[in-house]
Molecule: Bacterial RNase P class A
Organism: Pseudomonadota bacterium
RNA sequence: CGAGUGGAUGCGGCGGUCGCGCCGUCUUUUUAUACGGCGAGGAAAGUCCGGGCUCCGCAGGGCACGGUGCUUGGUAACGCCAAGGCGGGGUAACCCGACGGAAAGUUGCACAGAAACGACACCGCCUAAGCCGCGAUGCUUCCGCAUCGAGGCCGGCAAGGGUGAAAUGGUGCGGUAAGAGCGCACCAGCGCCGUGGCGACACGGCGGCUGGCAAAACCCCACCGGGAGCAAGUCCAAAUAGGGGAGCAAUCGUGUGGCCCGCACGGCUCCCGGGUAGGACGCUGGAGGCAUGCGGUGACGCAUGCCCUAGAGGAAUGACCGCCAUCGGGUGUUCAUCGCCCGAAACAGAACCCGGCUUAUGCAUCCACUCGUGAC
Numbered sequence: 001c002g003a004g005u006g007g008a009u010g011c012g013g014c015g016g017u018c019g020c021g022c023c024g025u026c027u028u029u030u031u032a033u034a035c036g037g038c039g040a041g042g043a044a045a046g047u048c049c050g051g052g053c054u055c056c057g058c059a060g061g062g063c064a065c066g067g068u069g070c071u072u073g074g075u076a077a078c079g080c081c082a083a084g085g086c087g088g089g090g091u092a093a094c095c096c097g098a099c100g101g102a103a104a105g106u107u108g109c110a111c112a113g114a115a116a117c118g119a120c121a122c123c124g125c126c127u128a129a130g131c132c133g134c135g136a137u138g139c140u141u142c143c144g145c146a147u148c149g150a151g152g153c154c155g156g157c158a159a160g161g162g163u164g165a166a167a168u169g170g171u172g173c174g175g176u177a178a179g180a181g182c183g184c185a186c187c188a189g190c191g192c193c194g195u196g197g198c199g200a201c202a203c204g205g206c207g208g209c210u211g212g213c214a215a216a217a218c219c220c221c222a223c224c225g226g227g228a229g230c231a232a233g234u235c236c237a238a239a240u241a242g243g244g245g246a247g248c249a250a251u252c253g254u255g256u257g258g259c260c261c262g263c264a265c266g267g268c269u270c271c272c273g274g275g276u277a278g279g280a281c282g283c284u285g286g287a288g289g290c291a292u293g294c295g296g297u298g299a300c301g302c303a304u305g306c307c308c309u310a311g312a313g314g315a316a317u318g319a320c321c322g323c324c325a326u327c328g329g330g331u332g333u334u335c336a337u338c339g340c341c342c343g344a345a346a347c348a349g350a351a352c353c354c355g356g357c358u359u360a361u362g363c364a365u366c367c368a369c370u371c372g373u374g375a376c
Stems, first nucleotide, its partner, number of pairs: 001372011012324007020039006027032001041347001045358002048356005053229004065225005070084005085099001086097004100220002105218002107214003122161002124157003130153003134149006169187006188210001190207007233281004243272006252266005288307008326344007
């Protein structure tokens, strides 16, 4: 210098004019005016996980249902994070992984193919053993026997061909009638033992030779999980209607009934309680941030100091101008510096709060590392 990998940070500054929301103070019944203060983000987003908080439910245990799934740690907790293991990718820095169990059981495996799971036999290979007849030769007292040859039957095999995503370990040597983990060597897998490691696991030795794939199919195992959510919930509390109680009055009216008693309803005044409108709280200072020190490989923890200012209600946080800063383009003197002109800055937006993940996003800056090339 070129190509790349991982991580972190910033989203302009100052001044002026106008505008918006909330709070405080003065005037005021309120509205409103004046002054002062404050007023979005790294994702405020999706609402996908986890918690705080609130109300309801709940003796304990189990079943069902849902979730998580290599190990060890961190944390309030997590499906998050850190360190590590294993597998895959990359020359490397580094990146990616639903990464428990298929030898408990059930199920599925299209097409092709003989056969797709209790493996099987289409082509092919073999005829050692058994049986059948035929031919040749030899022996023989015409039955017959022996050897050889070609063939059939009963059979053996899974090496080779062929099909498939996948065919019951792979390669080689031996072995055999032909073959086969049938035997052996190496490799893969499984099991047992030893050593190292907290562990996932790694390394070494031994063994029988091998039990297809799918658990993001049911299922099994281990662990976790009560439900709803700030429109949670708590408090204050009208008008009207309705409810309860007490008192007052005619001993009254209406209904029931043939009539009386009885029962129910009806007036006025006062008191009580519930709900609604409305208001207040919940509401933002918290598992908070920054700096330093200590512990830890790290996530993180502890200590000390400093700092903190939207919090409403369907909801304000904006616009313009000037200067400076950043970046891009053009130009002046050839380069740099410098000057001038023109232009640019994304995604987006609080609504109880916090920890994550995911998604959107333009430009600039910084740190660490890898590979290549050249020079010293």